[in-house]
Context: one part of a larger RNA
RNA sequence: AACGCUGGCGGUUCGCCUAACACAUGCAUGAUCGAACGGUUCCUUCGGGGACAGUGUCGGAGGGGUGAGUAACGCGUGGGAACCUGCCCCUUGGUUCGGGACAACCCGGGGAAUCCCGGGCUAAUACCGGAUGCGCUCCUGGCUUUGGCUGGGAGGAUAGAUUUAUCGCCGAGGGAUGGGCCCGCGUCGGAUUAGGUAGUUGGCUGAGGUAAUGGCUCACCAAGCCUACGAUCCGUAUCUGGUCUGAGAGGAUGAUCAGCCACACUGGGACUGAGACGCUGCCCUGACUCCUACAGGAGGCACCACUGGGGAAUCUUGGACAAUGGACGCAAGUCUGAUCCAGCGAUGCCGCGUGAGCGAUGAAGGCCUUAUGGUUGUAAAGCUCUUUCGCCCGUGACGAUGAUGACGGUAUCUGGAGAAGAAGCCCCGGUUAACUCCGUGCCACCAGCCGUGGUAAUACGGAGGGGGCUAGCGUUGUUC
Numbered sequence: 001a002a003c004g005c006u007g008g009c010g011g012u013u014c015g016c017c018u019a020a021c022a023c024a025u026g027c028a029u030g031a032u033c034g035a036a037c038g039g040u041u042c043c044u045u046c047g048g049g050g051a052c053a054g055u056g057u058c059g060g061a062g063g064g065g066u067g068a069g070u071a072a073c074g075c076g077u078g079g080g081a082a083c084c085u086g087c088c089c090c091u092u093g094g095u096u097c098g099g100g101a102c103a104a105c106c107c108g109g110g111g112a113a114u115c116c117c118g119g120g121c122u123a124a125u126a127c128c129g130g131a132u133g134c135g136c137u138c139c140u141g142g143c144u145u146u147g148g149c150u151g152g153g154a155g156g157a158u159a160g161a162u163u164u165a166u167c168g169c170c171g172a173g174g175g176a177u178g179g180g181c182c183c184g185c186g187u188c189g190g191a192u193u194a195g196g197u198a199g200u201u202g203g204c205u206g207a208g209g210u211a212a213u214g215g216c217u218c219a220c221c222a223a224g225c226c227u228a229c230g231a232u233c234c235g236u237a238u239c240u241g242g243u244c245u246g247a248g249a250g251g252a253u254g255a256u257c258a259g260c261c262a263c264a265c266u267g268g269g270a271c272u273g274a275g276a277c278g279c280u281g282c283c284c285u286g287a288c289u290c291c292u293a294c295a296g297g298a299g300g301c302a303c304c305a306c307u308g309g310g311g312a313a314u315c316u317u318g319g320a321c322a323a324u325g326g327a328c329g330c331a332a333g334u335c336u337g338a339u340c341c342a343g344c345g346a347u348g349c350c351g352c353g354u355g356a357g358c359g360a361u362g363a364a365g366g367c368c369u370u371a372u373g374g375u376u377g378u379a380a381a382g383c384u385c386u387u388u389c390g391c392c393c394g395u396g397a398c399g400a401u402g403a404u405g406a407c408g409g410u411a412u413c414u415g416g417a418g419a420a421g422a423a424g425c426c427c428c429g430g431u432u433a434a435c436u437c438c439g440u441g442c443c444a445c446c447a448g449c450c451g452u453g454g455u456a457a458u459a460c461g462g463a464g465g466g467g468g469c470u471a472g473c474g475u476u477g478u479u480c
Base pairs, nucleotide, nucleotide: 001476002475003474004473005472008352009351010350011349012348014345015344016310021308022307025305026304030058031057033056036055037054039052040051041050042049043048065263066262067261074187075186076185077184078183079182080181083179084178088175089174090173091172092171093170094169095168096130097129098128099127105120106119107118108117109116110115136155137154138153139152140151141150142149143148160167161166188235189234190233195226196225197224200223201222202221203220205219206218207217208216239259240258241257242253243252244251245250265286267284268283269282288299289298290297291296316342318341319340320339324338325336326335327334328333355385356384357383358382365376366375367374368373389421391416392415394413399407424469425468426467427466428465429450430449431448435464436463437462438461439460446451
C1' cells in the first nucleotide's frame, strides 16, 4: 500500500505504483504595454477619459507535468579550454541627415468551412539608404615572453515617448547570472553473448560548418582503434541529494521535497529568437478522433479539475490572486489551475476523548458447578461531581510596515445545557500472553510452522470467561 470488520475529534503529511491508454467540457500565457503607431467607436464639464481589432515590443525556451526512452560524459564528483549569454549591475562614447513600403481601413472577388486572392490609402520605437564612429570586425606592419602596446587600409549603429521628472535606443569594455563543450574516477545482471568496428582509428594535412574544440561533415593519405581489467550483443533501468533498515559495515530503494537529464499523439525537419530544433508555435509523415456542401478542413490533458477504460487501488469539472513568486507595464494595474487555501480519503504520523469518586443485600440476568457455591464484579443500579472533545449563544484575530484577507465569522476567547453524542478488532494447543461448556464426529472446517478433527476437541463452529492492541484491529503483499 490494498482488502475485511469497525469508526468520535483535532493538527500535520500524503494521495493513478496499472494503460507514455483514449479523452466530452471549462480553465492553465499573456501584458491590452495607448508613456511606440495609425485607425474605428463611445462618453465628455471640451481639459480629457474609456472600449476594440491591427502594426510594433517584451514574454510564451520560465513556471507546471510525466519517466516512455537512455547503461550514456546521462547522472554524481573533481578538473579543463576553444565559447555564447536577452533582462540586471559598473565604465565609456553616441543618439545625425534622408527614403520607400506593409497591415489595419476602403473597394472588388473566391470558398460549405478553416480561410484566401487582387487593387487603392496610411503611421511608427516596424523596414531601408547615406554620414560619423572607439580599445569592435577583417587585412597588413612595428615592439613584446603568451598576454598586451602602437601604426596604416577597409567595414560596421541608433528611436523616440511623456505629465519635463524620467523611461528608453545604438557601439565598445568589464561583471554577475544562466548555458554549450572536453576529460579523470564512480555508476545493474548475463560468457548458455568472444570477437567487434570503414567515418571505423589517426593525420605538422587541406576545405566546409559551429558561439566554440573536434570525423562534426567532406577530399586525400595511412591502417588503425576497442576487447578476458569483459569489447560487442542481450535483458533490465532515468540518475543524484536522499529514504527505509541496521550497533556498524552493509542491504534494499529513488513516492513526497530539492538538483540534473529526457520526453510532449508516432517519426522527421527546420524557422524565429540572446536562448528551442520548441507541451498548450510552424511544416511534412503515420495512426486515431471530429466537421464537411465530398472539392477540403480541424485536433493532440505525461498542465488543473473531470470522463471512459485498465486495475487490489489513489481525490473536487471548488475559492482567491489576500500572501509568496513570475510575465508585461513609468505607474495604476492586468494575467497567473505556479502558489495560497478550502473539499474528499483513518493513507501515514502525532495528540485528545468516549467520564471521575464513592458504591456489597457481592442485585437481576448470563456462564460454570461436585448443586454447596464460584464467576462475570465495584462491573451495573444508586449517590456525589466534572464538562476535555462535540453541540448551542456571543466575541473575534495574526497572517497586512499606509490600503488590500480567498482562507473565514476560521483559529482563539467568554458563557450555557447535559454523562449527556462517541469502541472496536484480533487472539486464547505449542511457538505466544490468555480455559471452560455445548454442538460436530477425518464431516464441516482450522492452519505461518509443528500439526488438529474418525463421540468427552483448551486447535473446527457457538457461548461464557480471559489475553493483546486500541480509533483502530487483523490479513495479504514488499524491504531490512
Molecule: small-subunit ribosomal RNA, 5' domain
Organism: uncultured bacterium